This is a predicted structure of a 262-nucleotide RNA (Bacterial large signal recognition particle RNA) from Eubacterium sp. The gene name in the source record is ffs. Its mean pLDDT, the model's own confidence on a scale to 100, is 77.

[in-house]
RNA sequence: CCGCGCAGCCGGGGAGGUAGCGGUUCCCUGUACCUGAAACCCGCUAUAGCAGGGGUGAUGCCGAUCGGAGGAUCGAGAGCGGCAGAGCUGCCUUGGAUAAGUGAUGUUGACGUCCGGGUCCUGCGCAACGGAUCCCUGUGAACCGUGUCAGGGCAGGAAUGCAGCAGCACUAAGCAGGCCCUUUCGUGUGCCGCGGGGGCGCCUGGACCGAGUUAACUGUCCAAGUAACGUCUGCUUCUCCGUUUCGAUGUGAGGCGCGCGG
Numbered sequence: 001c002c003g004c005g006c007a008g009c010c011g012g013g014g015a016g017g018u019a020g021c022g023g024u025u026c027c028c029u030g031u032a033c034c035u036g037a038a039a040c041c042c043g044c045u046a047u048a049g050c051a052g053g054g055g056u057g058a059u060g061c062c063g064a065u066c067g068g069a070g071g072a073u074c075g076a077g078a079g080c081g082g083c084a085g086a087g088c089u090g091c092c093u094u095g096g097a098u099a100a101g102u103g104a105u106g107u108u109g110a111c112g113u114c115c116g117g118g119u120c121c122u123g124c125g126c127a128a129c130g131g132a133u134c135c136c137u138g139u140g141a142a143c144c145g146u147g148u149c150a151g152g153g154c155a156g157g158a159a160u161g162c163a164g165c166a167g168c169a170c171u172a173a174g175c176a177g178g179c180c181c182u183u184u185c186g187u188g189u190g191c192c193g194c195g196g197g198g199g200c201g202c203c204u205g206g207a208c209c210g211a212g213u214u215a216a217c218u219g220u221c222c223a224a225g226u227a228a229c230g231u232c233u234g235c236u237u238c239u240c241c242g243u244u245u246c247g248a249u250g251u252g253a254g255g256c257g258c259g260c261g262g
Stems, first nucleotide, its partner, number of pairs: 001262006008056003011029005019045005033053004060256003066250001070246003074242002077240003081236006090229001092225007100218003103214003112208008120197006126190002128187005135178005145170004153162003
């Protein structure tokens, strides 16, 4: 110098799982072979994937150091939010008390005390309203109402008399209208009168006293209730801070083949 065979490499990391190590799973970085099986799992044993196939050969492989994407743990940490609870607290609601403030009322006399009346119930009466009656007016009887009764009829010698329809007038029953008055009946009527009863409230009149009264609102106190807000307690996601830990891409001191043959 040449040839043959073999090593190395063909991503890495976190979580989880595991006695531990890898893989399948999820996540970060990023593009760095292919196929098969594999979460109540698959394979392995500290030299830690298995089975099969392929590529590459010093600008390759290993690698201290630096660096710090990202993940995990821990916390009397901090913050936003969510869930749950507590009427022991604020807020709110209700009840009671008080009388500091506001208001209302008060020497045109409050509050208090005493006397009376009304409203209410009831008896009697009066009025009103309604009905009836009485009364007035009108109308109103073919015959079985009255008066007068033409005509006609009857009696008579005649005079005249008798009965009597229609008509007219007046009336009965009836009908219509009026209705101040008379008599009477009735009532969910009444600024009415005289009694009896009642008396919580309301209205009203008077006498005594002599300055406050009230509790509507605010305030204060007590009690009860309410979980919406506030407060407190617990749990929790996320974000930030800190501790511990693992740690990729990247950087790269340094290191590196083995065997055989010519």
The organism belongs to Eubacterium, within Bacteria. It matches the Rfam family "Bacterial large signal recognition particle RNA". It is annotated as a non-coding RNA gene. From the family's description: The signal recognition particle (SRP) is a universally conserved ribonucleoprotein involved in the co-translational targeting of proteins to membranes.